[in-house]
RNA sequence: GGGCGGUUAACUCAGUUGGUAGAGUGCUUCCUUUACACGGAAGAUGUCGUCGGAUCGUGCCCGGCACCGCCUA
Numbered sequence: 001g002g003g004c005g006g007u008u009a010a011c012u013c014a015g016u017u018g019g020u021a022g023a024g025u026g027c028u029u030c031c032u033u034u035a036c037a038c039g040g041a042a043g044a045u046g047u048c049g050u051c052g053g054a055u056c057g058u059g060c061c062c063g064g065c066a067c068c069g070c071c072u073a
Stems, first nucleotide, its partner, number of pairs: 001072007010025004019056001027043005049065005
């Protein structure tokens, strides 16, 4: 240099056919306990890497760029 994959909550990851962004773990409050842990109930999160385009409307489609990984020369 060329090819492929990835980037979504604090972390690990889903997100199908474009139509109100989710799960697990963690965190906060409450219940339970003498107390802690476990368990139960409720709750708070997000510039969907970035810039632009198409669309009535995009996490999802198209293009550029950045970063990470793999393959190849």
The RNA shown here (transfer RNA) has 73 nucleotides and comes from an uncultured Verrucomicrobiota bacterium. Model confidence (mean pLDDT): 81 of 100. It was read from a public genome assembly. Rfam family: tRNA. It is annotated as a transfer RNA.